[in-house]
RNA sequence: GCUUGCGUGGCCAAGUGGUAAGGCGUCCCACUCGUAUGAUAUGGGAAGAUCAGCGGUUCAAUUCCGCUCGUGAGCA
Numbered sequence: 001g002c003u004u005g006c007g008u009g010g011c012c013a014a015g016u017g018g019u020a021a022g023g024c025g026u027c028c029c030a031c032u033c034g035u036a037u038g039a040u041a042u043g044g045g046a047a048g049a050u051c052a053g054c055g056g057u058u059c060a061a062u063u064c065c066g067c068u069c070g071u072g073a074g075c076a
Stems, first nucleotide, its partner, number of pairs: 001075007010024003018059001026046005032039002052068005
């Protein structure tokens, strides 16, 4: 330099045109133990995403197209 995959909450990760699941973690509550404002497990609840950036297509874009950035792989 060329080709190609990936980029989604703090972390992992699903979704691939009709507005984003789940797990870990965080916070709150209940129960249990404990002198305790603490702690383990279990159950319940809550918050947290301009979907890497810019532009385009579309009634509608995380999803399709172009460029850029980051990262991995292959080739030279």
About this RNA: The prediction has a mean pLDDT of 81. A computed fold for a 76-nucleotide RNA from Pyronema omphalodes CBS 100304, annotated as transfer RNA. The organism belongs to Pyronema omphalodes, within Eukaryota. Rfam family: tRNA. Gene Ontology term of the family: triplet codon-amino acid adaptor activity. It is annotated as a transfer RNA.